A computed fold for a 73-nucleotide RNA from Piscinibacter sp. HJYY11, annotated as transfer RNA. RNAcentral holds the sequence, with entries from Rfam. Lineage of the source: Bacteria > Betaproteobacteria > Burkholderiales > Sphaerotilaceae > Piscinibacter. Rfam family: tRNA. It is annotated as a transfer RNA. The prediction has a mean pLDDT of 83.

RNA sequence: GCCGAGAUAGCUCAGUCGGUAGAGCGGCGCGUUGAAGGCGCGUGCGUCGGGGGAUCGAAGCCCUCUCUCGGCA
Numbered sequence: 001g002c003c004g005a006g007a008u009a010g011c012u013c014a015g016u017c018g019g020u021a022g023a024g025c026g027g028c029g030c031g032u033u034g035a036a037g038g039c040g041c042g043u044g045c046g047u048c049g050g051g052g053g054a055u056c057g058a059a060g061c062c063c064u065c066u067c068u069c070g071g072c073a
Base pairs, nucleotide, nucleotide: 001072002071003070004069005068006067007066010025011024012023013022019056026045027043028042029041030040031039032038049065050064051063052062053061
C1' cells in the first nucleotide's frame, strides 16, 4: 500500500426485512443487619467510533475519516 472483519451500557456481547435500542455480569437507590456480606424490591446507568448524504424514518443503506484485529504484498 491492497483486501476482509469489527467499533452499540462500566465490562462481555445481541440487535431479523430500516420503524426510534436490549441481555448477562457490574453499578446505584431502598428494605433487611449493630455493620458488612447475602437476600428481596426498584433503576439502563446509552452523542450506537467522528462527519456528511439518501429516506417520512438509520445502530443497520451510501460516501469519507479515525481506531482495533486478520490476510496478502